[in-house]
RNA sequence: AGAGUUUGAUCCUGGCUCAGAUUGAACGCUGGCGGCGUGCUUAACACAUGCAAGUCGAUCGGUAACAGGUGUAGCAAUACAUGCUGACGAGAGGCGGACGGGUGAGGAACGCUUGGGAAUCUGCCCAUCAGCGGGGGACAACCCGGGGAAACCCGGGCUAAUACCGCAUACGCUCUAUGGAGGAAAGCCGGGGACCGCAAGGCCUGGCACUGAUGGAUGAGCCCAAGUCGGAUUAGCUAGUUGGCGGGGUAACGGCCCACCAAGGCGACGAUCCGUAGCUGGUCUGAGAGGACGAUCAGCCACACUGGAACUGAGACACGGUCCAGACUCCUACGGGAGGCAGCAGUGGGGAAUAUUGGACAAUGGGGGAAACCCUGAUCCAGCGACGCCGCGUGGGUGAAGAAGGCCUGCGGGUUGUAAAGCCCUUUCGGUAGGGACGAAAGCUCUCGACCUAACACGUCGGGAGGUUGACUUAACCUACAAAAGAAGCACCGGCUAACUCUGUGCCAGCAGCCGCGGUAAUACAGAGGGUGCGAGCGUUAAUCGGAAUUACUGGGCGUAAAGCGCACGUAGGCGGCUUGGCAUGUCGGGUGUGAAAUCCCCGGGCUCAACCUGGGAACUGCAUCCGAAACUGCCAUGCUAGAGUAUGGGAGAGGGAAGUGGAAUUUCCGGUGUAGCGGUGAAAUGCGUAGAUAUCGGAAGGAACAUCAGUGGCGAAGGCGACUUCCUGGACCAAUACUGACGCUCAGGUGCGAAAGCGUGGGGAGCAAACAGGAUUAGAUACCCUGGUAGUCCACGCCCUAAACGAUGACAACUGGAUGUCGGGAGGGUUUGCCUUCCGGUGUCGUAGCUAACGCGUUAAGUUGUCCGCCUGGGGAGUACGGCCGCAAGGUUGAAACUCAAAGGAAUUGACGGGGACCCGCACAAGCGGUGGAUGAUGUGGUUUAAUUCGAUGCAACGCGAAAAACCUUACCCACCUUUGACAUGUACGGAACUCGCCAGAGAUGGCUUGGUGCUCGAAAGAGAGCCGUAACACAGGUGCUGCAUGGCUGUCGUCAGCUCGUGUCGUGAGAUGUUGGGUUAAGUCCCGCAACGAGCGCAACCCUUGUCAUUAGUUGCUACAUUCAGUUGGGCACUCUAAUGAGACUGCCGGUGACAAGCCGGAGGAAGGUGGGGAUGACGUCAAGUCCUCAUGGCCCUUAUAGGUGGGGCUACACACGUCAUACAAUGGCUGGUACAAAGGGUUGCCAACCCGCGAGGGGGAGCUAAUCCCACAAAGCCAGUCGUAGUCCGGAUCGUAGUCUGCAACUCGACUACGUGAAGUCGGAAUCGCUAGCAAUCGUGGAUCAGAAUGUCACGGUGAAUACGUUACCGGG
Repeated sequence: AGAGUUUGAUCCUGGCUCAGAUUGAACGCUGGCGGCGUGCUUAACACAUGCAAGUCGAUCGGUAACAGGUGUAGCAAUACAUGCUGACGAGAGGCGGACGGGUGAGGAACGCUUGGGAAUCUGCCCAUCAGCGGGGGACAACCCGGGGAAACCCGGGCUAAUACCGCAUACGCUCUAUGGAGGAAAGCCGGGGACCGCAAGGCCUGGCACUGAUGGAUGAGCCCAAGUCGGAUUAGCUAGUUGGCGGGGUAACGGCCCACCAAGGCGACGAUCCGUAGCUGGUCUGAGAGGACGAUCAGCCACACUGGAACUGAGACACGGUCCAGACUCCUACGGGAGGCAGCAGUGGGGAAUAUUGGACAAUGGGGGAAACCCUGAUCCAGCGACGCCGCGUGGGUGAAGAAGGCCUGCGGGUUGUAAAGCCCUUUCGGUAGGGACGAAAGCUCUCGACCUAACACGUCGGGAGGUUGACUUAACCUACAAAAGAAGCACCGGCUAACUCUGUGCCAGCAGCCGCGGUAAUACAGAGGGUGCGAGCGUUAAUCGGAAUUACUGGGCGUAAAGCGCACGUAGGCGGCUUGGCAUGUCGGGUGUGAAAUCCCCGGGCUCAACCUGGGAACUGCAUCCGAAACUGCCAUGCUAGAGUAUGGGAGAGGGAAGUGGAAUUUCCGGUGUAGCGGUGAAAUGCGUAGAUAUCGGAAGGAACAUCAGUGGCGAAGGCGACUUCCUGGACCAAUACUGACGCUCAGGUGCGAAAGCGUGGGGAGCAAACAGGAUUAGAUACCCUGGUAGUCCACGCCCUAAACGAUGACAACUGGAUGUCGGGAGGGUUUGCCUUCCGGUGUCGUAGCUAACGCGUUAAGUUGUCCGCCUGGGGAGUACGGCCGCAAGGUUGAAACUCAAAGGAAUUGACGGGGACCCGCACAAGCGGUGGAUGAUGUGGUUUAAUUCGAUGCAACGCGAAAAACCUUACCCACCUUUGACAUGUACGGAACUCGCCAGAGAUGGCUUGGUGCUCGAAAGAGAGCCGUAACACAGGUGCUGCAUGGCUGUCGUCAGCUCGUGUCGUGAGAUGUUGGGUUAAGUCCCGCAACGAGCGCAACCCUUGUCAUUAGUUGCUACAUUCAGUUGGGCACUCUAAUGAGACUGCCGGUGACAAGCCGGAGGAAGGUGGGGAUGACGUCAAGUCCUCAUGGCCCUUAUAGGUGGGGCUACACACGUCAUACAAUGGCUGGUACAAAGGGUUGCCAACCCGCGAGGGGGAGCUAAUCCCACAAAGCCAGUCGUAGUCCGGAUCGUAGUCUGCAACUCGACUACGUGAAGUCGGAAUCGCUAGCAAUCGUGGAUCAGAAUGUCACGGUGAAUACGUUACCGGG
């Protein structure tokens, strides 16, 4: 010090969340020791039991208990007597009980804090002055009697005092009429020389006590100033209330109380009311300012079961006192009594939660006492609790075979890990044993000195000596002994946030502070291994501050993110020009007092350190008071004119109010002309019209609004204001002078104005028009459109008071470059209506600096400043509810919460999309030709069926697709029967050549039997090896099983569309932009020009193949002009055709026009070919989680006598139906019959198969030729020439079926193709809709190949014949 989270990405606004520190904590897991602290935050709930305030015999009468002594009796034991002594129950009396201890209910108050003040009291204590004389009468205890269950009470009798009451004396005391009057006391103890006394004692002396008075100290009471929580959805409160006079009362002032008089007092600087709360020093946090809190410790206050009251006393309206009332509990003989833990322990209860019915007065302190001493749950200690802070330990060194085990693995290894074991060493803490402080100084006794005194006594003070006093304490600390021996957990590991893998699970179980994980490869769930963090603790929850500048004083904002009141006037308040003098409020400097101690901080000291304790200092930022300063602020006074205002002159204006006037138009009415429609719409209809509309002419009525001028023109505070004239009236501006002399600015409350709609009363009502009605549209249409139409719109008066009332921008003032329009006024100049320069005031545009998140603003600021006001603090709930105020109502104004979300939002960027715009292209449309959709068949798909109908492909971009061939095989599916190291691969061992003839069983796989055979290489041989076969067991094989959403590869599609990017630079806070946009042009991001861009890459084009022309080379199987023949048959030849290799050719090269002197375009020439000549191959960055795990490869998962392998049979060929793609047709541009002509490209030895013969034919026989420019398939067909048919279900069409055959094949039943004869279905050109094609193309005709034993209407290839049309780009589809 920041981080996560809104978005595809960005910047900003803004909330939520996290990391830190802390706690009187609680909960979960875990737990060795010690020190110091700390511990009912909840029920101020109720309390059993014990203890917490007594003491004094040196005040008194006394003697109940205890102990001792004495006396009497008795030998003794013992009994009795005796206050004689120590002492002491109960009692009288004194002091204390008002302290100490607890709690925080109440209380918003002079309660507390800080600082002052005057009208007071103060026991014990200190100092000073004075005194302490002499009498009297009672009451307890006790005795007697009585009542009561008890508590307790009553009557009679005796008695003492430091109890009580007089008398005397009395000041400095009190009262006073100033003459005077009044008022006190108590004794007790110690010591003693002389004197007196029988004694007690007197007397003297010391101490204590007592009385009066003064002063002090301490403590307490009272008053004042300032400070002290939230709510205005609490705005008025107050009758002893405010003051006065006079009394009463108090220790004391005072309406504290009373009588009388006056009518005051408090309040927006928040009274009153409601809620909450003990206050402070301080504590926690924070850089600070602040915020939150007020446990422990300390000061003050309040309270003591609840409420009230006084008594006593120096002090109380009294925690362990009294009285009364109440609630509750207990006792009771029912008549009546007793009690108060918010003292210390403890109990119940409440609660997430908080301890022992402990020890001691040893220390410190308190009460009483002369003292010893007694009392003291104050206090000091101990116990319990990891509740907190602090300290220590759980071992140290060495140790690689990097052990075993675990986990992971790419199988090589890695990691746990020097970790362990092993070896060496140490012993803190704990254990056992032994030793062992401080806290203790006093009091007491003795003694020395001083004081007192007549005194050496007594006593007091100071010093010395002696012995004594410890709850804690089985402690601190020290020593010895034994053995690593007894001592580690918790949370986390997706990001924030340090730390990663495996397995399981499969949106399940679960996690989660926020974002978010989990749907079969989860670093986020659960477990494990490993790691990270902290450590006797670690996490979680709750809470506070911080981060949060997220309430902003320090230190925020309001054009669009939340936020400027609709506008103005103006009160309180706040702020305020220049000058001089004075004062001294704020301000500044200095001094004094105070700001308790503790705490915090600094420097020291003590516990071995630390926590902790402790000494000193600083600080306590404050308050009060005194002195000083006078610049600024303020106040008083003086003056000034720059702010503000007044007067005079002038012009501009839809500024406001009232009255009057005007024309155009709509509508209605009257009259004329006139006839069938009008009106309305996208198209219509409702509506109006033959009872005469619309149209047109003339007239009349009535209401409302004012065209042109008209303009980012004018005026007004805003709302707003528009025909003309008159009257009344507000404001601003300009010019020049005069006057006043700060008179100013802003403005909470307040007052006024305030569009439209709406409300009330009364008018008015032409047009328009909510509601309403009808007609359309539509799936519907409570709408948009149409026909009507009422409130209303208009006027007068009165309400309402809101708007995107907007410049989404409060008012005022000052300062800060410019350019250019326009409105009003003035000055100067000029070529004088007009132009130029300039000043003031408005109203616009662009723009510098600056500002802004950006957009933008920019002298009319959103710039730089000042003053004042209003408003904001995440989104929703909600401008809602409740309450108040206003309103006739509608409603307005003020204005929440529960709950819920992690966003909501602003500006800008990129892409995509739009029934948004502009431009361009494409068989996209249009123009044409031919189809599909209707029929029959073929084929694929869906669906259905089935034992199975294997699987995949599903808009374009699946559906004659994978499949360039399902009868078996293929085959993955189904049924049945078999095999289990396997049909296939590698390795081990053993045996055998391999191979092969035949028989039997079986549907076959398979099983059984059997014949022949003895190989190859090395070696003399024995033997070894390679290959193959068999057997055995194990590693393993195998899987067309799943996941194409885990993948590679391949492919489709947009699309052969013209796009897609990069480097450097520049611009931008940034995402990004620029380049690639723009002007032209192209088939093209093709090229040219321009340009903050300059270059480059992948695409385009070209390079490649083919075709079109020519040349060269080469001529066999090709060709052939010459000769020859039936025939390129033969000779000759290579000119031509052709074949196949190499070249040439086309580049906008040339000309004209056009274009910007460009790129290019148009036309022309030449040329076989002209602007890419035609066709093909070639597919950028990417998109579709597109397709394929069943081509192949491959991660993970799954099966392993089966999801593997083999065989037979079946299925993939099913069939109500639906769709796609094709074939053949419906006929005469045709069918049939006969004759006749012309291709290209292919294939062929397991093959193509000629001639010839047979068959109507499919085909059969036959066998020549050909490994192919040679032979064969192989007759091309449409075409052409003739004939026939005559518009018909036909001489069209050929499905279907029957019979008979042919071929292939182990086998044509399911389930092949073909032939012949017979049969002769639908169909007469196809609804909505829809497809292809721009030239050798469509259409039409035949031919060949792959696959293949056989089986194309599919597919791929080849040639023959060979059109029509394109005006054009508005609209449909797709793309740029």
This is a predicted structure of a 1376-nucleotide RNA (small-subunit ribosomal RNA) from a metagenome.